């Protein structure tokens, strides 16, 4: 100075937190699925280190050497008549090159198999070697035997091989010198050498020195697993020998017994390793492709040979396994070089060009080799770059989607018009790269570049579109067919499936899958937690280790500073430069850190030393105490046995029974006998690590406080690992056993009841000696120190004051308690005894289930313990809290809710409605409360939807537009026929001056639908419920959901109303206003009355407010009284809060969507039928079942209300229903209407199936209406059924009610109405009081409910499917041991014919045989687990879950589970007690 850290979705009714799952980001040597124009740079066998045909990938040198071969020069016997030719022969020179020799062949290309260290990075050392290079000195003299090539021979197919024979060298060897070198007793001994060649030169031997390269050696550094805890015999050192270039147990011999290891040996599994590379703000994490540097392999094992170098990728020998050639005797091989095949796999290229460059080799060099490299080809594989065309153009063309039918939108996009050529195509031209005086040489390539020509010409997908996450409409489908990274979509109106349109986002790509990182603070060093979400070990002592008090001095391997070395290049960063840019190359610069060397500080730590006392400890003196352990001894209770007295019971439960008693039980009274266990004191108290621990006294003990300020003089603190200790339950051994009591037995309850209740009971429970080691072992809170406002109870010490002395007070130490400050927390809550705020060390935690489980390990008799996963599945699993529901919780309160009457219903019989069965139809709806005399205030047709049968098709009926008619239509009459409807004939011939109006018919639009969806709707209604609730705005608390207000006291019918209150205030709701009934007054007034008056009717007003009086209250209110027609809301009604029930209802009405309507309907019209059916169920009414009664006679008193399509009087006929008739009256006048009935008076009946009851039949009638057959009412006469007051259960009602009587209305042609609405008339009885029983609120408290208890949820068990362990076993691998066998080969020994020759030892590889250990796949079976569709069987858990639950044990039982024991509160209620708060 600069850079640098992003969230989201998903548990819930919602809320904070925990925690897990999943997303957006970049990255890959990548595949895949669509698409697919150029061009530059890069990059392409990740699987099977699986197996290879072909071609190439290591020569090179004739100036190391003899040959041979081709061509040349010379010579020239001889052959020929001669030239030519040809031959033996001699010689020049050139070129090729099999052999021998040199030098390379150990690089240089390729792969990662093994290897956890004999590797690799770093930094260092040295007992050490070096071909070829470079310097510097010296030297290069004289001999000699050989043998390959060749040549004869024999063998074999072949590969090749034996023999005999000749020859050369820079081969091999001797001899000579030796300054250097080597050894050395310091006297001396040994040790070299190569030549080619005209010249130039190249070379060879010794030696010292230097580059480079390479050998050993050492610190650090980096994997996973401790369910791998011991390991090692050459092992770990000496000593002497061997071997090596060289040190070394490297090896041998022999002597000592060492030597690694919790700072992780050994041992299993996985890995080449480093610069870098992706990823990220760093710290990390993750990889180790291409380049570069080290390692290490070359088919498998093994092993040496040559060599400067090798135990050798294109050498050799063995041995094994493959695969090939064979004449079957024998042979030959090794692509993990470069292309290329097969194979296997999601998958990875040309059997190319050239040494022109760069660079290896050889060579004096020309040069020659080089699949090293340079290039070219494939392959969107990746990066980067470029283009698919620019501009104008609105009638917003067509189409195409979509609408709210107005338009929208694809869209300046096309089209059209102007214009350009990157690209592409064709022509021409044409590089640099070459460095080397000149000269020659270019694979890439006629490339790249340039100019000219043609012409928009040659070129756009792919993914998404409910939210994270940019982008929506419409059709289809209809839990289907499908998406889905996670939430999740899809069951008839899908923005989530498919399709089309449009639209998003990237682009020659674009998705998708895998992996890696990030996001994840989701292992947290940066940078995390353990009270209740996962997490504190049951407690202690106490090893390692890890921290550690005051002060001095020294001195330093931690610290900090400076200086230097070294961290390769390439990457990366900064600057700059070169390919048209860019990717991509090239140059220069600088750094972090890491290691090593010197120098330097000393304040922290460290080590030494020395002092100190505050921290620990000791000491003396005092103290409380259920702290251990043993022994002994009380008294109370129980209970057993004797003995007495005494008689039918007794015990036990919700109620019983089992049991126990007349053989005398219980009950009492005596005596004796046995165990266990200790009332009160007792307390939230005390004591102890903890687990725990209790009459009382003794002996022994072990920790604690306080005080003194004597003593030591850091002695401390924490603790893996180890040791002890560790409640009950359970084991063993041996005793004891009074009460209790798992198991068992019996009795109850129950559907069962292996349970809760009862009755017995065994094992235990007790004791003594051994185990066992677990608990909800809990404060679900580790141990230690310091700091940090308080207030109070309380134990247990000490000082001071007082006091004779105690109490009291004050202060002060050390514990147990409660509330509360800051702080902390996710809230609940903690809160000097911290969960607050530092310091130390220890233990654990990382999602849920598997699983306090499975293998292995240790320990136990044994039951078990401790330690302790993974496959696979879920997307939650949880903690606090919050608001509601709901509890076989609480508390309080109201209600005809119970209770107290009173009349009923359930039984008869009819009526009506429903359910069921029938039927062609018996139309639809409604089904607990909240369907069922309900829709329906009235089904002979109609209605009418239903069902047979006839018919009609723009339609029965509206509406437009176009053509046309002016009787087609009506109306009468005839025929056919059930009739709808059809034919036929007559009358009828519109209006307007016109334009036209009207109107049949045609024809196109469209009608029609009681068809479907109350779960697509409006509207309306039911219900909780007239119950007294439900919210709001500001304001206050909370981190948030949410809360406060509205909770609390007192009162009301009230969320009425009053105090009081972090609230304030306010809305719908309660009340009030409406309306009807009571009381008066004032006014008008049809009518009634002769009038006068007033009954009545309408209007307007009076009156009632707890107004007055007692008495109780702080106030609101509350009891009683008076007055008054009514008194405390005077009495009935209208009115029905936010809301539930997806409640009801497309079938009243409306109305989205879906359907039905082109030759005959789901529409419309007709006739006839159903809806009225009939073994039986239920609802709801009527009427009775008598004498409070029925009949008959008399004789009184009402009200509401209707009346022209009516209501009808008088009279007259008929027994009556009714007729006939028509006074009057659109009605206070007339009529219904009557004398209402019940009632009263009088009479009969006289307890029977009757003078009850009236059903049913039967016959004659009447009256509605086209029609009374299916299927009307009423009337007369006659017949006279069940019914004698009603099981279980169950309704309505609290005063003019309930009972009871009768009246009038609506619907209506009549009418099946006993039903609904209304009127009056007579007119009761009872509430003690809220325990029950239902429902309601208000508050509270639990909760695993919220679809809200009709909830939620647990096991077995039966089906099916996964995955993992176990398992008689069987099968394959792996590491080693022990023993056989021993190739090749180094090494020693012998032999001898001296040959690399023969035997023989030692080591050893393959191999075999043995017992064992891992490891993996497989395996009848049997057990657990996890998921599946709405199965079985119970109810285990959530509320007091109906026995509180839950941890440890132990026993049982189809199964949750039950019971015994001990132990937690993570229980509810209630009541004491105590602390705290408030008067």
């Nucleotide at each position: 100075a600069a850079u640098u850290u992003a969230g989201a979705g998903u548990u819930u009714g919602a809320u904070c937190c925990u925690a897990g799952c999943u997303c957006a980001g970049g990255a890959u040597g990548a595949a895949c699925g669509c698409u697919g124009g150029c061009g530059a740079c890069a990059u392409g066998g990740a699987u099977a280190a699986g197996g290879c045909a072909u071609g190439c990938a290591a020569g090179u040198c004739g100036a190391a050497c003899g040959g041979g071969a081709a061509c040349u020069u010379u010579u020239g016997c001889g052959a020929u008549u001669a030239u030519a030719u040809c031959a033996a022969u001699u010689u020049u020179g050139u070129u090729c090159u099999a052999g021998u020799g040199g030098c390379g062949a150990a690089c240089g290309a390729g792969g990662u198999a093994g290897u956890a260290a004999u590797a690799c990075a770093u930094a260092g050392g040295u007992a050490c070697g070096u071909a070829c290079c470079c310097c510097a000195a010296a030297g290069u003299c004289a001999g000699g035997a050989a043998u390959a090539a060749c040549c004869c021979a024999u063998c074999g197919a072949a590969a090749g091989a034996u023999g005999a024979g000749c020859u050369a060298a820079u081969a091999c060897u001797u001899g000579a010198u030796a300054g250097u070198c080597u050894c050395u007793u310091c006297g001396g001994a040994g040790u070299a050498a190569a030549g080619u060649u005209u010249u130039a030169a190249c070379g060879c031997u010794u030696u010292g020195g230097g580059a480079g390269c390479g050998g050993c050696c050492u610190g650090u550094g980096g994997g996973a697993c401790a369910u791998c805890a011991g390991c090692u015999a050459g092992u770990u050192g000496g000593u002497a020998g061997g071997g090596u270039a060289a040190u070394g147990g490297c090896c041998u011999a022999c002597c000592a017994a060492g030597g690694c290891a919790a700072u992780g040996a050994c041992g299993u599994c996985u890995a080449g390793g480093g610069g870098a590379c992706c990823u990220g703000a760093g710290a990390g994490g993750g990889u180790g492709a291409c380049c570069c540097c080290c390692a290490c392999c070359g088919a498998u094992g093994g092993a040496a040979c040559u060599g400067a170098g090798a135990c050798a990728c294109g050498g050799u020998c063995c041995a094994u396994a493959c695969a090939c050639c064979u004449a079957g005797g024998g042979g030959u091989g090794g692509c993990u070089g470069c292309a290329g095949u097969c194979g296997a796999g999601a998958a990875u290229c040309u059997u190319c060009c050239g040494c022109a460059a760069u660079g290896g080799g050889c060579g004096c060099a020309a040069g020659c080799c080089u699949g090293a490299c340079g290039g070219a080809g494939c392959g969107a594989u990746g990066u980067c770059g470029c283009g698919u065309g620019a501009u104008u153009g609105a009638u917003g063309a067509a189409g195409u989607c979509u609408u709210u039918c107005g338009g929208g939108a694809u869209g300046u996009a096309a089209a059209g018009g102007u214009c350009u050529u990157u690209u592409a195509u064709g022509a021409g031209g044409g590089a640099g790269a070459a460095a080397g005086u000149u000269a020659u040489u270019g694979a890439u390539a006629g490339u790249a570049c340039c100019u000219c020509a043609u012409g928009a010409a040659u070129a756009a997908g792919g993914g998404g579109u409910u939210g994270c996450u940019a982008a929506a409409c419409u059709c289809g489908u209809g839990c289907c067919a499908g998406c889905a990274g996670c939430a999740g979509c899809g069951g008839u109106a899908a923005u989530a499936c498919g399709a089309g349109u449009g639209c998003c986002c990237c682009a020659a790509g674009c998705g998708u899958u895998a992996u890696c990182c990030g996001g994840a603070a989701u292992u947290a060093u940066u940078g995390g937690g353990u009270g209740u979400a996962a997490a504190g070990g049951g407690u202690g002592u106490g090893u390692a280790g890890g921290u550690g008090g005051u002060c001095u001095u020294g001195u330093u391997a931690g610290u900090c500073g400076a200086a230097u070395g070294u961290u390769a290049a390439a990457g990366a960063u900064c600057u700059g430069g070169g390919c048209u840019u860019a990717a991509c190359c090239c140059a220069g610069g600088g750094a972090c850190a890491g290691c090593g060397u010197u120098c330097g500080a000393a304040a922290c730590g460290g080590c030494a030393a020395g002092a100190c006392u505050a921290g620990a400890g000791g000491a003396u003196g005092c103290g409380a105490g259920a702290g251990g352990u043993g022994u002994g001894u009380a008294g109370a209770a129980c209970u057993c046995a004797u003995a007495g007295u005494g008689u039918a019971g007794g015990g036990g439960u919700g109620a019983a029974a089992u049991c126990c008693g007349u053989u005398g039980a219980u009950a009492u009274u005596a005596u004796g006998g046995g165990g266990a266990a200790u009332a009160c004191c007792a307390a939230a108290a005390g004591c102890g690590a903890a687990g725990g621990c209790a009459g009382c006294a003794c002996a022994c003990u072990g920790g604690c406080g306080c005080a003194u300020a004597u003593c030591u003089g850091a002695c401390a603190c924490u603790g893996a690992a180890a040791c002890a200790c560790g409640a009950a339950a359970g084991c063993g051994u041996g005793g004891g056993u009074a009460g209790c009591g798992a198991a068992u037995g019996g009795g109850a309850u129950u559907a069962g009841a292996u349970a809760c209740c009862c009755c017995a009971g065994u094992a235990g429970u007790c004791c003594a000696c051994g185990c066992c080691c677990u608990a909800a072992a809990c404060g679900a809170u580790g141990u230690u120190c310091a700091u940090u406002u308080g207030c109070u109870u309380u134990u247990c010490g000490g000082a001071g004051u007082a006091u004779c002395g105690a109490c009291c007070c004050u202060c002060u130490g050390a514990g147990a308690g409660g509330c509360g400050u800051a702080g902390c927390u996710a809230a609940c809550g903690c809160g000097u005894u911290a969960a607050a705020u530092g310091a130390a060390c220890c233990a654990c935690c990382u999602g849920g289930g598997u699983a306090u489980u499975a293998c292995g390990a240790c320990c136990g008799c044994a039951a078990g313990g401790u330690u302790a996963a993974a496959a696979c599945u879920c997307a939650a699993a949880g903690g606090a809290a919050u608001a509601g529901a709901c509890g076989g919780g609480g508390a309080c309160u109201u209600g005809c809710a119970c209770a107290a009457g009173c009349a009923g219903u359930g039984g008869a019989u009819u009526a009506u409605g429903u359910g069921g069965u029938u039927u062609a139809a018996u139309u639809c709806g409604a089904c607990g409360a909240u369907a069922a005399a309900c829709g329906a205030a009235g089904a002979a047709c109609c209605u009418c939807a239903c069902c047979a049968g006839g018919g009609u098709u723009u339609g029965a009926a509206a509406c437009c537009u176009a053509c046309g008619u002016g009787a087609a239509a009506g109306c009468u009459c005839c025929g056919a026929g059930a009739a709808a409807c059809c034919g036929g004939a007559g009358c009828c011939c519109u209006c307007g001056c016109a334009a036209g109006a009207c109107u049949a018919g045609u024809a196109g639009g469209c009608a029609g639908g009681u068809g479907c969806u109350g779960c697509a709707u409006g509207g309306u209604c039911g219900u909780c419920g007239u119950c007294a609730g439900u919210u709001c705005g500001u304001g206050g608390u909370u981190u948030g959901a949410a809360u406060u207000g509205u909770u609390c006291c007192c009162u009301u019918c009230a969320g009425u109303g009053g105090g009081g209150u972090a609230a304030c205030g306010a809305a719908c709701g309660c009340a009030a206003c409406c309306c009807u009934c009571g009381u008066c007054g004032u006014g008008u007034g049809u009518u009634a009355c002769a009038a006068g008056u007033g009954u009545c009717a309408c209007a307007c007003g009076a009156g009632a407010c707890u107004g007055c009086c007692c008495c109780c209250u702080c106030u609101c209110g509350g009891g009683g009284g008076a007055g008054g027609a009514a008194g405390g809301u005077g009495a009935g009604g209208a009115u029905g809060a936010c809301g539930c029930c997806a409640g009801a209802u497309c079938a009243g009405c409306a109305u989205g969507g879906c359907c039905c309507u082109u030759u005959g309907a789901u529409a419309c019209c007709c006739u006839g039928g159903g809806c009225u059916a009939c073994a039986c169920a239920c609802a709801u009414a009527a009427u009775a079942c008598a004498a409070u009664c029925g009949c008959c006679g008399u004789u009184a008193c009402a009200a509401c209300a209707c009346g022209a399509c009516g209501c009808a009087a008088u009279a007259c006929c008929g027994u009556a229903a009714g007729g006939u008739g028509g006074a009057g009256c659109a009605a206070a006048u007339c009529g219904u209407u009557a004398g209402a009935a019940a009632a009263a008076c009088g009479g009969c009946g006289c307890c029977a199936g009757u003078u009850c009851g009236g059903a049913u039949u039967g016959a004659g009638g009447u009256c509605u209406g086209c029609a009374a057959c299916u299927c009307g009412a009423c009337c007369u006469c006659a017949u006279g059924a069940a019914g004698c007051c009603g099981g279980a259960a169950u309704u309505g009602c609290u005063a003019g009610u309930a009972a009871u009587c009768g009246c009038g209305g609506g619907u209506c042609a009549g009418a099946c109405a006993u039903a609904c609405c209304g009127c009056g008339g007579u007119g009761a009885a009872u509430a003690c009081g809220u325990u029950c029983u239902c429902a309601a609120g208000u508050c509270u408290u639990g909760u695993a409910c919220u679809c809200a208890c009709c909830g939620c949820c647990c096991g077995u068990c039966a089906a099916c499917u996964c995955a993992a362990g176990g398992g008689a076993g069987u099968c394959a691998g792996g590491a080693g041991u022990a023993c056989c066998c021993g190739a090749a080969g180094u090494c020693u020994c012998a032999u001898c014919c001296a040959g690399u020759a023969u035997g023989g030892g030692c080591c050893u590889a393959c191999g075999g045989u043995a017992a064992g250990c891992u490891u993996g796949a497989u395996g009848a079976c049997a057990g657990g687990g996890a998921g599946u569709a709405a199965g079985u069987c119970g109810u285990a858990a959530c509320a007091a879950g109906g026995c509180a639950c839950g941890g440890g044990u132990a026993g049982c039982g189809g199964a949750a589970g039950c019971u015994g024991u001990u132990c937690g509160u993570g229980g509810a209620a209630u009541c004491a007690u105590u602390c705290a708060a408030u008067u």
Description: This is a predicted structure of a 1479-nucleotide RNA (small-subunit ribosomal RNA) from a Patescibacteria group bacterium. It matches the Rfam family "Bacterial small subunit ribosomal RNA". Its mean pLDDT, the model's own confidence on a scale to 100, is 81. Lineage of the source: Bacteria > Bacteria candidate phyla.